The part of an RNA shown here (small-subunit ribosomal RNA, 5' domain) has 486 nucleotides and comes from an uncultured bacterium. Its mean pLDDT, the model's own confidence on a scale to 100, is 86. The full RNA is in RNAcentral, with records from ENA and SILVA.
Context: one part of a larger RNA
RNA sequence: AGCGAACGCUGGCGUCAUGCUUAACACAUGCAAGUCGCACGGUUUGGGUUUCGGCCCGGGCAGUGGCGGACGGGUGAGGAGCGCGUAGGGAUUUGUCGUUGGGUGGGGGAUAACCGCGGGAAACUGCGGCUAAUACUGCAUGACGCCUGUGGGCCAAAGGUUCGGAAACGGACUGCCUGACGAGGAGCCUGCGUCCGAUUAGCUAGUUGGUUGGGUAAUGGCUGACCAAGGCUGUGAUCGGUAGCUGGUCUGAGAGGAUGAUCAGCCACACUGGGACUGAGACACGGCCCAGACUCCUACGGGAGGCAGCAGUGGGGAAUAUUGGACAAUGGGCGCAAGCCUGAUCCAGCAAUGCCGCGUGGAUGAAGAAGGUUUUCGGAUUGUAAAGUCCUUUCGGCGGGGACGAUGAUGACGGUACCCGCAGAAGAAGCCCCGGCUAACUUCGUGCCAGCAGCCGCGGUAAUACGAAGGGGGCUAGCGUUGCUC
Numbered sequence: 001a002g003c004g005a006a007c008g009c010u011g012g013c014g015u016c017a018u019g020c021u022u023a024a025c026a027c028a029u030g031c032a033a034g035u036c037g038c039a040c041g042g043u044u045u046g047g048g049u050u051u052c053g054g055c056c057c058g059g060g061c062a063g064u065g066g067c068g069g070a071c072g073g074g075u076g077a078g079g080a081g082c083g084c085g086u087a088g089g090g091a092u093u094u095g096u097c098g099u100u101g102g103g104u105g106g107g108g109g110a111u112a113a114c115c116g117c118g119g120g121a122a123a124c125u126g127c128g129g130c131u132a133a134u135a136c137u138g139c140a141u142g143a144c145g146c147c148u149g150u151g152g153g154c155c156a157a158a159g160g161u162u163c164g165g166a167a168a169c170g171g172a173c174u175g176c177c178u179g180a181c182g183a184g185g186a187g188c189c190u191g192c193g194u195c196c197g198a199u200u201a202g203c204u205a206g207u208u209g210g211u212u213g214g215g216u217a218a219u220g221g222c223u224g225a226c227c228a229a230g231g232c233u234g235u236g237a238u239c240g241g242u243a244g245c246u247g248g249u250c251u252g253a254g255a256g257g258a259u260g261a262u263c264a265g266c267c268a269c270a271c272u273g274g275g276a277c278u279g280a281g282a283c284a285c286g287g288c289c290c291a292g293a294c295u296c297c298u299a300c301g302g303g304a305g306g307c308a309g310c311a312g313u314g315g316g317g318a319a320u321a322u323u324g325g326a327c328a329a330u331g332g333g334c335g336c337a338a339g340c341c342u343g344a345u346c347c348a349g350c351a352a353u354g355c356c357g358c359g360u361g362g363a364u365g366a367a368g369a370a371g372g373u374u375u376u377c378g379g380a381u382u383g384u385a386a387a388g389u390c391c392u393u394u395c396g397g398c399g400g401g402g403a404c405g406a407u408g409a410u411g412a413c414g415g416u417a418c419c420c421g422c423a424g425a426a427g428a429a430g431c432c433c434c435g436g437c438u439a440a441c442u443u444c445g446u447g448c449c450a451g452c453a454g455c456c457g458c459g460g461u462a463a464u465a466c467g468a469a470g471g472g473g474g475c476u477a478g479c480g481u482u483g484c485u486c
Stems, first nucleotide, its partner, number of pairs: 001485003005482005012358003016354002018351002020316001025314003029311003034067003039064002042061008074269003083194007092186003097182008105139001107137002114129006145154003159174006195241003202232003207229008244266004248259004271292005294305004322348001324347003330344001331342004361391004371382004395427001397422005405413001430475005435456003441470005451458002
């Protein structure tokens, strides 16, 4: 000098920040990821019309289908590693988005919802029957696409809304399929750097390399078979311990040392261990399956769950906040849109936890009042301090007006910031220290006792060192103590 601090005493206001460092301990409750009717069949409801069959317009609902749930948010357990940082590389992929070339023809069979009959305490589930699609699946056409032995072979699609029209048909918008390029993203490889221990000296059989199959989006012992016997290591292999890494932060003249809260980039994890599915992307926090521990429900047959999301609870701890408001802004998902969702975010609440700013009054006032303390009893000091007199009104209080943030509409914050007016010095000072280091001294009490103490050391009858008082010094809404770093 610093701190995500804690503790003691004290405490007026505001801005901006920050707030489980410990048990990656266990979690009640609520919320944190949905959306689309311009993909589809249905169903319910309201309105209009009707030739009473229907038709049109609008709203809601579960289901099929699409996109998103791989982002955003949390945590730092593991990991000493191409994990991170930095500089490069070539054997890849990429939904949505941008630019551009071409296509979008013609068929088929199902299935949920629904209806009927059941099973089960529940979670849920079985059988039969009907039906649609931008769901599924063939056929056709295919290339400047893919494969190739260069002869050839192979691969696709879906429509919807709307306008004109009597219709045929013709447009517009938006989708779908197949290519090319791009943007941004992702995967992989390499050089260098990246803590401690030798009271860890040898380690390694898919191990090191090759051939040939397989596998991946892609290189590669990534994997199988066969062959060779290699590979790493005192420039520290292997083993053990510790640890998320970085931009940064703190300190320091620097070199360096320490550190990695908040913010930002990367990584890893999601009750513990394993696994794949779907998908452009996951081996997926609020998805699935298996095993385990734990908790809960049960009709004992069987089921349900995962706060290291935001609040909140118990526990641990010296110690860390509200079961708040709003989508108004910024951003994200879905949607043509209107809009819906968003504990991301923006705000509010709590805490002197920190930084910064402001206030607790100003001027005048000597009978140097009273009181206190002290005294050599003359006085000295507290002390212009108080009282008194004259002023002011920051902050706070009360009343009124009242924004920016919002582009046409839309403001949670919020009647907030800010402005005007009113009253009245009114509501607002403490903490530590005074032997030396170290700024600041006397009296009384105590009597090696009680006690103090960072070091030296004080205290055994005049203690500037203990306790109290008066006085003084320092800092100030804080002041001290403890802990940790330089």